[in-house]
RNA sequence: GGCGGUAUAGCCAAGUGGUAAGGCAGGGGACUGCAAAUCCCCGAUCCCCAGUUCGAAUCUGGGUGCCGCCU
Repeated sequence: GGCGGUAUAGCCAAGUGGUAAGGCAGGGGACUGCAAAUCCCCGAUCCCCAGUUCGAAUCUGGGUGCCGCCU
C1' cells in the first nucleotide's frame, strides 16, 4: 500500500428498515432480628460525519479505532 472483518449500557451480548432483547455489575425497594439468597423496579446520543427513506442500530458514501490476510 491492497483486501476483509468488527465497533450496541461499566462488562459480555442479541438485532437482518417499523417501540434497542437478555445476562453480569451498579442504584432503589420488598423479605429478614441483622445479613446472605430470592423477588420487584430503574438505566442506551447504537464509534463519528453525511446521504437514501414516511421511518436507519440495520442500507449507501466518507472518516476513526481494533483484529486478521496479502504484498
The prediction has a mean pLDDT of 82.
The RNA shown here (transfer RNA) has 71 nucleotides and comes from Thermohalobacter berrensis.
Rfam family: tRNA. Gene Ontology term of the family: triplet codon-amino acid adaptor activity.